[in-house]
Context: one part of a larger RNA
Molecule: small-subunit ribosomal RNA, central domain
Organism: uncultured bacterium
RNA sequence: UUGGGCGUAAAGAGCUCGUAGGCGGUUUGGCAAGUCGGGUGUGAAAACUCCGGGCUCAACUCGGAGACGCCACUCGAUACUGCCAUGACUCGAGUCCCGGUAGGGGAGUGCGGAAUUCCUGGUGUAGCGGUGAAAUGCGCAGAUAUCAGGAGGAACACCGGUGGCGAAGGCGGCACUCUGGGCCGGGAACUGACGCUGAGGAGCGAAAGCGUGGGGAGCGAACAGGAUUAGAUACCCUGGUAGUCCACGCCGUAAACGUUGGGCACUAGGUGUGGGGGCUCGAUCGACGGGCUCCGUGCCGUAGCUAACGCAUUAAGUGCCCCGCCUGGGAAGUACGGCCGCAAGGCUAAAACUC
Numbered sequence: 001u002u003g004g005g006c007g008u009a010a011a012g013a014g015c016u017c018g019u020a021g022g023c024g025g026u027u028u029g030g031c032a033a034g035u036c037g038g039g040u041g042u043g044a045a046a047a048c049u050c051c052g053g054g055c056u057c058a059a060c061u062c063g064g065a066g067a068c069g070c071c072a073c074u075c076g077a078u079a080c081u082g083c084c085a086u087g088a089c090u091c092g093a094g095u096c097c098c099g100g101u102a103g104g105g106g107a108g109u110g111c112g113g114a115a116u117u118c119c120u121g122g123u124g125u126a127g128c129g130g131u132g133a134a135a136u137g138c139g140c141a142g143a144u145a146u147c148a149g150g151a152g153g154a155a156c157a158c159c160g161g162u163g164g165c166g167a168a169g170g171c172g173g174c175a176c177u178c179u180g181g182g183c184c185g186g187g188a189a190c191u192g193a194c195g196c197u198g199a200g201g202a203g204c205g206a207a208a209g210c211g212u213g214g215g216g217a218g219c220g221a222a223c224a225g226g227a228u229u230a231g232a233u234a235c236c237c238u239g240g241u242a243g244u245c246c247a248c249g250c251c252g253u254a255a256a257c258g259u260u261g262g263g264c265a266c267u268a269g270g271u272g273u274g275g276g277g278g279c280u281c282g283a284u285c286g287a288c289g290g291g292c293u294c295c296g297u298g299c300c301g302u303a304g305c306u307a308a309c310g311c312a313u314u315a316a317g318u319g320c321c322c323c324g325c326c327u328g329g330g331a332a333g334u335a336c337g338g339c340c341g342c343a344a345g346g347c348u349a350a351a352a353c354u355c
Stems, first nucleotide, its partner, number of pairs: 003327004007309002012323001014204004021197003025089003028085004033081002035077007048066007092194001093191003096187006105179007112156001117151007127138002164171002209250006218244002223239004261322006269300009279291004304311002328355003337348004
């Protein structure tokens, strides 16, 4: 619990789809539920307001009048909301068609080169490696270095961008196959409010972790050793197992961040950049450049907003609609219960006590 709020003070759900519900464009007619007005009934007394009276005043009290949310019935009004109509419409929404177009959007298959490691062989000899300095470690059973060949796994330098795509998580070598979405232009086309949001619900969801089976080059929790140090269960070094990779199935979290929910409309400009369009200027065509326009993505900045910082047509400005969330700190995102999970744990979520 009225309210006031949610970029950084407590507070936007990780994201999307969508059920109920809430809200909803222009116009015609009808109804009269909401709404508005009249009437009748009801609205006990006390209390309340006004007038008057009684206690010496007042409080208190007595009398009279008024008023009493609302409710029921009834008569009427029809602007707005609602309901009804095979209603009607096209600007919202969408389709389609058509024509373009950018892209690391997603899934699968195949291929490529550089590098690391390992193996084999050649050359070659005493060191290599590592650090602040060292040592552990590797090396005369021939290492490091160098050349040739081979194996295998993982990641894709340059391009690369303040850049692109995706709802979010996220996505980057090349080719092919399958596949989702967007943007722009034209239409003399089509549907005709089909829309927005979205409690529950469903799906997607980094990393780590879990299950089964594979794989394992490099890296590397744990672990071992060497150093450092007063100590050093660390930082540094030498090794190194899970894991990191693949398939299938779980988990469902995050500084899942723009710490900013979604939609629509309106409100100065300037300057970059990505995608599209058409016209025009540069004496002609034209690469290119400038101006115009639609969509995206940055920076600066006016009004306005803000506690300030800052935000500022990609709003944190001005409004409307819908959802989520907050309500002093700690105890605590814990206990208990419930649901989910193989487990780890997740979701929901207190109180005593204390300041």